[in-house]
RNA sequence: ACGAACCCUGUGGGAGAGACCGCUCUUCAUUGAAGGAGGAGCGGCGCCGAAGGAGCAACCGGCCCCGGAAACUCUCAGGCAAACGGACCGCAGGGGGAUU
Repeated sequence: ACGAACCCUGUGGGAGAGACCGCUCUUCAUUGAAGGAGGAGCGGCGCCGAAGGAGCAACCGGCCCCGGAAACUCUCAGGCAAACGGACCGCAGGGGGAUU
């Protein structure tokens, strides 16, 4: 000098599934009253997989044992209008330093 893996920031894209039901509390406007529009908590049933977490038949590491990854499986957590979030992909900047 070249600059890999990986990390951070910004930015573009980014799926699925009830704006479900009940009770309680509360805010606002309004009404003679009933009622209306939101917010929070608890409970019920139905569902989704792409934060995170867990699992391993086949596969890989050296055959059993053992160990290992996923967009597979589970659904603990999370989520089921929009917004937010979002695995993952692209771009820009910064860090990083394998390799030559």
Annotation:
A computed fold for a 100-nucleotide RNA, annotated as Glycine riboswitch aptamer. Rfam family: Glycine riboswitch aptamer. Gene Ontology term of the family: glycine biosynthetic process. Model confidence (mean pLDDT): 75 of 100. The sequence was found by an Rfam model in a public genome assembly.